Source information
This is a predicted structure of an 87-nucleotide RNA (TPP riboswitch aptamer (THI element)) from a Solirubrobacterales bacterium. The coordinates come from a structure-prediction model, not an experiment, and the mean pLDDT is 81.

């Protein structure tokens, strides 16, 4: 620089809402713009952000196990476990 890969949580409230509002962690926790659906959200496209083999970005075991906190976050163990995205 381009390409590719990846998640998006926790907790209160709401007689509200076509999905709303407040709070925390966090690099990022859904900014924008289109659908979908009776259940408090899913999905596409673009952006943001992190990662790409010297890989712990991120799945998976896991609704795991200590510790920690309001709860995620975060530390330690699992883990020279199994995958994982380059030019």
């Nucleotide at each position: 620089c381009a390409a590719c890969g990846g998640g998006a949580g926790c907790c209160g409230g709401a007689a509200g809402c076509g999905a709303c509002c407040g709070g925390c962690u966090g690099a990022g926790a859904g900014g924008g713009u289109g659908g979908c659906u009776g259940g408090c959200g899913c999905c596409g496209c673009c952006g943001a952000c992190c990662g790409u083999c010297c890989g712990a970005a991120c799945c998976u075991g896991a609704u795991c196990c200590g510790g920690g906190u309001a709860g995620u976050a975060c530390c330690g163990g699992c883990g020279c476990a199994g995958g994982g995205a380059u030019g």
About this RNA:
Of the family's consensus pairs, 96% are formed in the model. The sequence was found by an Rfam model in a public genome assembly. Its Rfam family is "TPP riboswitch aptamer (THI element)". Rfam's curators write: Vitamin B(1) in its active form thiamin pyrophosphate (TPP) is an essential coenzyme that is synthesised by coupling of pyrimidine and thiazole moieties in bacteria. The previously detected thiamin-regulatory element, thi box was extended, resulting in a new, highly conserved RNA secondary structure, the THI element, which is widely distributed in eubacteria and also occurs in some archaea. Analysis of operon structures identified a large number of new candidate thiamin-regulated genes, mostly transporters, in various prokaryotic organisms. The THI element is a riboswitch that directly binds to TPP to regulate gene expression through a variety of mechanisms in archaea, bacteria and eukaryotes. through a variety of mechanisms in archaea, bacteria and eukaryotes.